[in-house]
Context: one part of a larger RNA
Molecule: small-subunit ribosomal RNA, central domain
Organism: sediment metagenome
């Protein structure tokens, strides 16, 4: 490179936006670049092939034909692709009317609980464990009542529930703000899909500066356990966890399953919207659209399993894989304050 692959064997970038590129709905007309047909020229010789010659062959000599592949010119064809011009509405988008939601940002407020402080009552234990001890307590603890301070998280509702591109999002209220879904006409008229590079977002931990610090808790100290115990258990406890701004850019960032579109039997449950039937009204019931689950026809799969939310059947585009180790390492480069991240080999070895 070809071919084959990427849920679990190697392999889907953590996610989005998006330029170039690739691909692209229905229809009329034109053009003839791609495409197709014909003609002419070119397509060296040798080789291949046919015939003659040649010492019996072979090698070899001479002659003829064909094929191969490319290009140019001319003439023609117009289904498909391209280009030019026009039309269409089903793809896409806008308007209008509804609607559900922990979607995002900012501010304000709330109650329960833990801890600490002050005061009252009160007395000898409390705490902790498998059992203990360290620890706390007669300088009055634990318990209990009242008052206060401060930080963090929001019980029940709560759900195989909802929202978000992913990371993620959960007390209440207000303000600002993004997206989705449904309905009906209406408007634009292919404006689309994908996306190398690029840009943005990106849990936790970590880093910088300044705050904050209740609980928890790496490190650390002590007590146990043990042969030992740099652990598991216990008593403490600092970074950190929290806030603001900036950096880092990684995770089993998982559905281990890239995005978009179309098609292909069904059952049940559930969230949102709509229509119908019925009714005083609602629930229920039937149907349609969008989402979330579970079980399963066909089919697929090595099997497990997947199965209209496909891992089925097809199309387009991107990313990635190519035996194990060495190694996601070295070197170089880019980025970073650092930690490190990204890119990424070889020798050697089995």
């Nucleotide at each position: 490179u070809u071919g084959g692959g990427c849920g679990u064997a190697a392999a889907g970038c953590g996610a989005g936006c998006g330029c170039a590129g690739g691909c692209g709905g229905c229809u009329c007309g034109g053009u003839a670049a791609g495409u197709c047909a014909g003609a002419u020229g070119u397509g060296a010789a040798a080789u291949c092939u046919c015939c003659c010659g040649g010492c019996u062959u072979a090698a070899c000599u001479g002659g003829g034909a064909g094929g191969g592949g490319u290009c140019a010119u001319c003439u023609g064809a117009u289904a498909c692709u391209g280009c030019c011009a026009g039309g269409c509405u089903u793809g896409a988008g806008g308007a209008c009317a509804g609607u559900a939601g922990a979607g995002g940002g900012a501010g304000a407020c709330g109650g329960a609980a833990u801890u600490c402080c002050c005061g009252g009552u009160g007395u000898a234990g409390u705490g902790g464990u498998g059992a203990a001890a360290u620890a706390c307590g007669u300088a009055g603890a634990u318990a209990u009542c009242g008052g206060g301070a401060g930080g963090a998280a929001c019980a029940c509702c709560a759900g195989u529930g909802g929202c978000g591109a992913a990371a993620g999002c959960g007390g209440u209220c207000u303000c600002c703000u993004a997206g989705g879904c449904u309905g009906u006409u209406u408007c634009u008229g292919a404006c689309g899909c994908u996306u190398a590079g690029g840009c943005u977002c990106g849990a936790a931990a970590g880093c910088g500066u300044g705050g904050g610090g209740a609980g928890c808790a790496a490190a650390c100290a002590g007590g146990a356990u043990u042969a030992g115990a740099u652990a598991c258990c216990c008593u403490g406890g600092u970074a950190g966890u929290c806030c603001a701004c900036g950096c880092u850019g990684u995770a089993a960032a998982c559905u281990a399953u890239g995005a978009a579109c179309a098609c292909u039997u069904g059952a049940c449950a559930u969230g949102g919207g709509g229509a119908g039937u019925a009714u005083c009204g609602a629930c229920c019931c039937u149907c349609c659209c969008c989402g979330u689950g579970c079980c399963g026809a066909a089919g697929c799969u090595a099997a497990c399993g997947c199965g209209u939310u496909a891992a089925g059947u097809g199309u387009u585009c991107c990313g990635c894989c190519u035996g194990g180790g060495g190694a996601g390492u070295a070197c170089g480069g880019u980025c970073g304050c650092a930690a490190g991240a990204c890119u990424a080999a070889a020798a050697c070895u089995c």